This is a predicted structure of a 1452-nucleotide RNA (small-subunit ribosomal RNA) from an uncultured bacterium. The prediction has a mean pLDDT of 84. Rfam family: Bacterial small subunit ribosomal RNA. Rfam links the family to the GO terms structural constituent of ribosome and ribosome. The sequence is in RNAcentral, with records from ENA.

RNA sequence: AUUAGAGUUUGAUCCUGGCUCAGGAUGAACGCUGGCGGUAUGCUUAACACAUGCAAGUCGAACGGUUCCUUCGGGAAUAGUGGCGGACGGGUGAGUAACGCGUGAGAAUCUGGCUUCAGGUCCGGGACAACAGUUGGAAACGGCUGCUAAUACCGGAUGUGCCGAAAGGUGAAAGGCUAGCUGCCUGAAGAUGAGCUCGCGUCCGAUUAGCUAGUUGGUGUGGUAAAAGCGCACCAAGGCGACGAUCGGUAGCUGGUCUGAGAGGAUGAUCAGCCACACUGGAACUGAGACACGGUCCAGACUCCUACGGGAGGCAGCAGUGGGGAAUUUUCCGCAAUGGGCGAAAGCCUGACGGAGCAAUACCGCGUGAGGGAGGAAGGCUCUUGGGUUGUAAACCUCUUUUCUCAGGGAAGAAUAAUGACGGUACCUGAGGAAUCAGCAUCGGCUAACUCCGUGCCAGCAGCCGCGGUAAUACGGAGGAUGCAAGCGUUAUCCGGAAUGAUUGGGCGUAAAGCGUCCGCAGGUGGCAAUUCAAGUCGGCUGUCAAAGCGUCUGGCUCAACUAGAUAAGGGCAGUGGAAACUGAAUAGCUAGAGUAUGGUAGGGGUAGAGGGAAUUCCUGGUGUAGCGGUGAAAUGCGUAGAGAUCAGGAAGAACACCGGUGGCGAAGGCGCUCUGCUGGACCAAAACUGACACUGAGGGACGAAAGCUAGGGGAGCGAAUGGGAUUAGAUACCCCAGUAGUCCUAGCCGUAAACGAUGGAUACUAGGCGUUACGUGUAUCGACCCACGUAGUGCCGCAGCCAACGCGUUAAGUAUCCCGCCUGGGGAGUACGCCGGCAACGGUGAAACUCAAAGGAAUUGACGGGGGCCCGCACAAGCGGUGGAGUAUGUGGUUUAAUUCGAUGCAACGCGAAGAACCUUACCAGGGUUUGACAUGUCCGGAACUUCUUUGAAAGGAGAAGGUGCCUUCGGGAGCCGGAACACAGGUGGUGCAUGGCUGUCGUCAGCUCGUGUCGUGAGAUGUUGGGUUAAGUCCCGCAACGAGCGCAACCCUCGCCUCUAGUUGCCAUCAUUCAGUUGGGCACUCUAGAGGGACUGCCGGUGAUAAGCCGAGAGGAAGGUGGGGAUGACGUCAAGUCCUCAUGGCCCUUACGGGCUGGGCUACACACGUGCUACAAUGGCGGUGACAAUGGGCAGCUAAGGGGCGACCCCGCGCUAAUCCCAAAAAGCCGUCUCAGUUCAGAUUGCACUCUGCAACUCGAGUGCAUGAAGGUGGAAUCGCUAGUAAUCGUGGAUCAGCAUGCCACGGUGAAUACGUUCCCGGGCCUUGUACACACCGCCCGUCACACCAUGGGAGUUGGUCUUACCCGACGGCGCUGCGCCAACCGCAAGGAGGCAGGCGACCACGGUAGGGUCAGCGACUGGGGUGAAGUCGUAACAAGGUAACCAAU
Repeated sequence: AUUAGAGUUUGAUCCUGGCUCAGGAUGAACGCUGGCGGUAUGCUUAACACAUGCAAGUCGAACGGUUCCUUCGGGAAUAGUGGCGGACGGGUGAGUAACGCGUGAGAAUCUGGCUUCAGGUCCGGGACAACAGUUGGAAACGGCUGCUAAUACCGGAUGUGCCGAAAGGUGAAAGGCUAGCUGCCUGAAGAUGAGCUCGCGUCCGAUUAGCUAGUUGGUGUGGUAAAAGCGCACCAAGGCGACGAUCGGUAGCUGGUCUGAGAGGAUGAUCAGCCACACUGGAACUGAGACACGGUCCAGACUCCUACGGGAGGCAGCAGUGGGGAAUUUUCCGCAAUGGGCGAAAGCCUGACGGAGCAAUACCGCGUGAGGGAGGAAGGCUCUUGGGUUGUAAACCUCUUUUCUCAGGGAAGAAUAAUGACGGUACCUGAGGAAUCAGCAUCGGCUAACUCCGUGCCAGCAGCCGCGGUAAUACGGAGGAUGCAAGCGUUAUCCGGAAUGAUUGGGCGUAAAGCGUCCGCAGGUGGCAAUUCAAGUCGGCUGUCAAAGCGUCUGGCUCAACUAGAUAAGGGCAGUGGAAACUGAAUAGCUAGAGUAUGGUAGGGGUAGAGGGAAUUCCUGGUGUAGCGGUGAAAUGCGUAGAGAUCAGGAAGAACACCGGUGGCGAAGGCGCUCUGCUGGACCAAAACUGACACUGAGGGACGAAAGCUAGGGGAGCGAAUGGGAUUAGAUACCCCAGUAGUCCUAGCCGUAAACGAUGGAUACUAGGCGUUACGUGUAUCGACCCACGUAGUGCCGCAGCCAACGCGUUAAGUAUCCCGCCUGGGGAGUACGCCGGCAACGGUGAAACUCAAAGGAAUUGACGGGGGCCCGCACAAGCGGUGGAGUAUGUGGUUUAAUUCGAUGCAACGCGAAGAACCUUACCAGGGUUUGACAUGUCCGGAACUUCUUUGAAAGGAGAAGGUGCCUUCGGGAGCCGGAACACAGGUGGUGCAUGGCUGUCGUCAGCUCGUGUCGUGAGAUGUUGGGUUAAGUCCCGCAACGAGCGCAACCCUCGCCUCUAGUUGCCAUCAUUCAGUUGGGCACUCUAGAGGGACUGCCGGUGAUAAGCCGAGAGGAAGGUGGGGAUGACGUCAAGUCCUCAUGGCCCUUACGGGCUGGGCUACACACGUGCUACAAUGGCGGUGACAAUGGGCAGCUAAGGGGCGACCCCGCGCUAAUCCCAAAAAGCCGUCUCAGUUCAGAUUGCACUCUGCAACUCGAGUGCAUGAAGGUGGAAUCGCUAGUAAUCGUGGAUCAGCAUGCCACGGUGAAUACGUUCCCGGGCCUUGUACACACCGCCCGUCACACCAUGGGAGUUGGUCUUACCCGACGGCGCUGCGCCAACCGCAAGGAGGCAGGCGACCACGGUAGGGUCAGCGACUGGGGUGAAGUCGUAACAAGGUAACCAAU
């Protein structure tokens, strides 16, 4: 010093796996905002182009001249000659993958100025600038003639030195000022700097695998400061490369910087070291040093000047401009400091540097006040109206002055006498006054922070998940809150998190991932023991790893940032001397690994040959006759020219029944009749031989199912393609009839499979049990079996352990070692391009753009299945009666309408809300009217309330008149009612049942739904609740890691059926009287009524079952027998089921109207369609007659008797009854007679006339009556409904609603059946199990073509450009070599001339340029291929369930 996680795949879970976030950083940019200071930093893009100024000069103590001044002594300035410096300093990162850089070594070198030492500085000579004259040119710049100095140039002498074996040769200088310095020359050394060589390290790509002729080496020679193919000549044929050469792409390298726990990863601004470059390319000159940023020459592009002849230029120096860009500063001050150049010096120069300016660009520091202060002010926001919050915040009181303003003083930085740009700056003092100073982002989760309004899948947000479709903490605004703060957010990039490339530190059975298998070179790894060496290894010492930086300590700026000093550290490299355990190397050994030999054993191991029978098909012949064949059913097909069937004979090809087995063999693919030849491997036994000979194995090689290909054969059966028949909406399929390639053989290719144990090979170790194959041993036996043990194989189960789970488990997926292969989200895609292989088909290798936030594994709970098992239900079946056809009633849809109010819509809407629309109801429409309201509360005023009348109007309403003075009282007033006024408010059947409560329907009266504790599982969850029986039932019993419990079931409740007791009116009447009559007396036995009880429990018997639960019995008994019949009773939940129009209620909406009142209309419409009923179609009936037997109910605004009238509905009169008393009230089907099968004596619709009743009122629009009329209809297609016993069917009766109106609804009784073999099928449901890619849960999910839009990409005739390269042509400048026509001061020479030089000529080299070809990369490209993404397009239905033909892999 030291390691943090979260969100997101699912209904939920665990795992795998990607995506995303929280952190730090930056030469940053953008948005909003902005007080101060210090210290840093500031073109990352166009190495794009640059106006202007400056950035390298200096020396008169080297020289001649000129000019000026002069105190005449001299001084100053300087163009030129000359010297030194312009190779430093400053900039940039284009190029460079390299000895370029880093690090460590090395030898064959040079080094101006500086330091030290030694020696020298003698004698001569000839020029050229300047200058003068003349001359060319627009200019730049020159030409010619003449003069001249030097520390410029040249010769000679001397000389340590250098060369040489020696002799010998060669070879230097410069003076100046001045009296002491300085310069010059030679040599030796030092220091510094520079050049060269080598080891190691230094990015990506193999879809770059071969590269190389000066190439590699040698000899000689040249060349350089210096080694060297550095150059040349000759000789040899080498050199590099899988440990990655060559090629392509990218890139300056490092100290360091950022991040990280570290290992690492990324990066190379500022500072420092090295390198490279200076408009582009080339070249040399000078020089100590350059192939030279502000030098020269040439070529090229560009810009500028021009008199068109010719010239000039190079900011990647400092400022600055244009341009590019998201983006990067002043054309500032100063040489005062530090440093550099020149000079003896003064000094001059210095855009290096020191400073200032601009920029919140970064880091650090400071401030915007401090203390007190609750009437918790006002205002804002919110609100349940009580309050809460902003908030001690403000106001107010007291205090301070950092900052700010003003004034005064005022530095250090200067080692030095002078000299300070910064700078009147830092700092100090005084005065003034809270005075001058806060923003930005966020507030759904991750992630700290919540409400209101607006909006309404719009506008918008978004890092990921995702928000927004009328109550948005997710958009926009506001209030509040949170975080940071002169900043805050966003964007971009890097590291981290990411153990998501895993050395530290991952994996490969099913998630991505084991090569199809084996052999094997290189490589990696390797048994036991000994000796030696010391390469690895270990530790000691030495050198180095620049400074800065990082760490620690200390110091200086008030602190800090910053800075100074000290110290520590430095893992690397090199050297040196040690150690010897381990690895390695060498030597000599060993036998446990491996191999060889010996003796046995089993085997569908391979390959070649020979043989065999069954079956199939075909051919021939016989017998024989009409079908055969095929299917779900058929048809195509075959057959009277004789099929099929059957018998005999023959031919052909392919495959080898039984044995046969989770049995055998093989490396895998694979191998199956019998025999034979050749041949590979394995195992067992014993332990003779060799002596580590081993394991693995990149490249490489061999083998490698099926299909396919080539050539030649063969061809029975089967059978892609194809034809036909079916099926079907279609059917290029599944089924059927045919049938070609092929399947077979020989030779050769191909090289892939779900080539699977989805599991690479080798070795060792780690519990067992049970099989099986081969061999051996032992006991035993005469022998073989059996049994026990051992070894090798092959299986099942299983402990520990492992695993996400499933599972694996000595045949590991356990524990370890070694080697190889492979993986890194899904799709695009095993595709494209390139290359390799192949006859082809194709195989091997193998991307990217783009797109998504998942894709996936295992397991769980459900749901589902044209999966399985068990079971139930009027579910089917067996029956009876209906509906669907007719007419009509009623409801709905549709249509219509001013309105036809609204709701209900599969079962589970449709005679439903509505138990009753003429007005009302009424919610709808039209018209005429109303506004505190028809209704509630509060305030004020007036009036009793109230009643009657007139007028207008359709009414509501309007106008007016008259009557009337109440109740209580403590005498103050109060209560109730009516009218008026203004405001709070009322009101709404307006919207939202997808904001809700309540209520209801449905699955379903189905038998289920859960919990606590415990146990199991990482977990979701499981267990219990499953299992064996049984039941109507999760009913009960037994078993069981479960034990208990709750809601449901059942029972308790009501009713009907039997009995008993009690009671006896209005009920009843057996007995006794009585009457027309239970009418009356009497009675309460009976019926009945209505209270209380009893009774039924599988209790008894027999059988059966595990002895249990239970079941069976035409059993006994009993009124009733196995829940006796019926009812009420509806678990957890499902359907966003229904209802805001019963009611209640949150938001929203209307307020002279969407409220309220009135009249009239509508809800009653009518080409049509559907549901539910009624009546029928007739004789089991109609009509007429007769007149027997109920029960439940209802009744005073009522039921109404009797009597009378009317054909009748009904009317008149009116007894009784507030009901076991009276009434409704007649029950009907029944029985008797008649009709005789017809549109009728059936049926009754429709219509006409005349009436009755209710009601303010029957026109739209009621019911009923009488007469007349007399429609459809003759039992109903496909389909469909109800019902299992007092049920269906049939018959009537009552009630609610209601003034009136029922074929509806709810009840009541009368008569009273048929059938159920049974659970295969349809529908619904329950339990268990199975599969699943479903979870909105099969009305699920999901695939492909086509059509449309957009996006990226491949091919593409070609076209455009970059780059690399080959061959050839041209050949500037330049140095080198050769040459000697021309010219020439120094030296030699008397001269001629020579030496030498200048310019020239020639030669090879070479830049630019050109021609032709090639490689590679990129842009565009008509057309074209597939891919991806898109809203509700089209066609089908491939996959997921047995997905309806199991799916999948490969081939065709």